[in-house]
């Protein structure tokens, strides 16, 4: 100094004036004082808090995740760790469980595409030969995304795991490790192509809904209409009535317990009508920040110590003045326009995606210079 | 602010165990016609909404983004 990896931080300041919200706080009003967007508030991909569906259970359908081990409130998310590919390297990517349950697919080529196969072509045999016939042959050719372990040597009419040696692969035992898996040793001649983001099978986890959730109060209207289901048995008592057993809702569907309903009515689905108002959930949280301690780490504990947005025809904004940075003009000073991505709407933890520019730390390779 | 469907020619739309990218109307060129419409023949015409993976191969199977449609509110 080039070229590259890995992460960390900011993401326009600094002052004035004039406005919007909220809260407080009295002098109560052209009042004063405090706050006042983000890393992504976004995409709504995943997980939870909450709240309601009356509450619990269990079967199945349906979804969802898939290498091991640990964080956690949960996770498809983070930390370590194996194992596969890329990369000289620093590191990077992996839906990374089962094709020996079983069943589907492998288009056009190609002799054959999954209980293997003989187009060329090698070898043997008939037929005088060319050549044709029939037999053997997976070693070489062709095809193709893939051809039924690879090199070599031996062996053979030609050849093959037929035989041997290393490489692979299966399986066994040992040793190391919580595991996943790594080394060793043995034994087997090779069984079992791919696909599970193909239907499936295995282990694990999931009950629907969504702050327009749910709760109060005001106001208004036709306390409406149509379709389904039920509105029932049975004992006991003179009757009121009890008491059982069906039956009806309880938010995928079916069962059990329980509850509640058991009605001039309920219950569900559709349609009409009325209102466009005000509390409240609502922001103090699995909250930030520094510190010690554990622990490779994600994290977790303990102490101190701060309070930081709640709008709803929806507030966070305009303008001046200096500077800081882009573009363009000029090119001596300068002038001029602009300010990434974007923009809370119950709340958190992730994750994916957009982002002009600035910054800071580690590490790799190459060079060059002392 | 929270659900759900959709995207395939200029418009309307088909495309299923992945393997050919279609139809219809339009268009454009010729033929019919004095000439137009109609009709008859031929032919153009696509990033399958965008990019990323899975597989030999993706309109189709998965993930991400973009864009459009549509529902959801109280009372009785």
């Nucleotide at each position: 100094c080039a070229a590259g990896g890995a992460a960390u931080u900011u993401g326009c300041g600094u002052g004035g004036u004039u406005g919007c919200u909220a809260u407080g706080a009295c002098g109560u009003g052209u009042u004063c004082a405090u706050a006042g967007a983000g890393g992504a508030a976004a995409g709504u991909c995943c997980g939870g808090a909450c709240u309601c569906c009356u509450g619990a259970a269990a079967a199945c359908a349906g979804g969802g995740u898939g290498g091991c081990g640990g964080a956690u409130a949960a996770c498809g998310u983070c930390c370590g760790c194996c194992g596969a590919g890329g990369g000289u390297a620093a590191c990077c990517u992996c839906a990374g469980g089962g094709a020996a349950a079983g069943u589907g697919c492998c288009a056009c080529a190609g002799a054959g595409a999954a209980u293997a196969g003989a187009c060329c072509g090698c070898c043997g045999a008939u037929a005088a030969a060319a050549u044709a016939u029939c037999g053997g042959u997976a070693a070489g050719g062709g095809u193709g995304a893939a051809a039924c372990g690879g090199u070599g040597c031996g062996g053979u009419a030609a050849g093959a795991g037929c035989g041997c040696a290393c490489c692979g692969c299966a399986c066994c035992u040992c040793u190391g490790g919580u595991a996943a898996c790594a080394g060793a040793g043995g034994u087997g001649g090779c069984a079992g192509g791919g696909u599970a983001a193909a239907c499936c099978c295995c282990a694990c986890c999931c009950g629907g809904a969504g702050c327009a959730a749910g709760g109060c109060c005001a106001a208004a209207u036709a306390g409406g209409a149509a379709u389904g289901a039920u509105c029932u048995u049975c004992a006991c008592g003179u009757a009121a009535g009890u008491g059982a057993a069906a039956u009806u809702u309880g938010u995928g569907u079916u069962u059990u317990c329980c509850a509640a309903a058991g009605a001039u009515a309920u219950c569900a689905u559709u349609c009409g009508g009325g209102u466009a108002g005000g509390c409240u959930g609502c922001u103090u949280g699995a909250g930030g920040u520094a510190u010690u301690u554990g622990g490779u780490a994600a994290c977790a504990a303990a102490u101190a110590u701060c309070c930081u947005a709640g709008a709803u025809g929806a507030a966070u904004a305009a303008c001046c003045a200096c500077g800081a940075c882009u573009u363009u003009u000029a090119u001596u000073g300068a002038a001029a326009a602009g300010u990434a991505c974007a923009g809370a709407a119950u709340c958190c933890g992730g994750c994916u995606u957009a982002u002009a520019g600035a910054u800071u730390u580690c590490c790799u390779u190459g060079g060059c210079a002392a | 602010g929270g659900g759900g469907c959709c995207g395939u020619a200029g418009c309307u739309c088909a495309g299923u165990u992945g393997g050919g990218a279609g139809a219809g109307c339009g268009c454009u060129a010729c033929g019919u016609u004095c000439g137009c419409a109609a009709u008859g023949u031929a032919g153009a015409g696509g990033u399958c909404a965008g990019g990323g993976g899975u597989u030999c191969g993706a309109u189709u199977c998965c993930c991400c983004u973009c864009g459009g449609c549509u529902c959801c509110a109280c009372c009785a």